[in-house]
Background: Predicted 3D model of a 73-nucleotide RNA (transfer RNA) from Roseomonas sp. AR75. It matches the Rfam family "tRNA". Rfam describes the family as follows. Transfer RNA (tRNA) molecules are approximately 80 nucleotides in length. Taxonomically the source falls in Roseomonas (Bacteria, Pseudomonadota, Alphaproteobacteria, Roseomonadaceae). Its mean pLDDT, the model's own confidence on a scale to 100, is 80.
RNA sequence: GGGGGCUUAGCUCAGCUGGUAGAGCACCUGCUUUGCAAGCAGGGGGUCAGCGGUUCGAAUCCGCUAGCCUCCA
Repeated sequence: GGGGGCUUAGCUCAGCUGGUAGAGCACCUGCUUUGCAAGCAGGGGGUCAGCGGUUCGAAUCCGCUAGCCUCCA
């Protein structure tokens, strides 16, 4: 320098053919306990890497940029 893949909650990851952004763990509150843990109930937390484009509508499609992984040289 070139090819491919990945980037979504604090962490690990789903999200199908464009149509309400989710799960588990973690965190907070309550119940329970002498207390802790576990369990049960409820709750908070998102610029979907960034910018632009297409569309009535974009995490999803297209272009560019950045970072990471991998292959070739």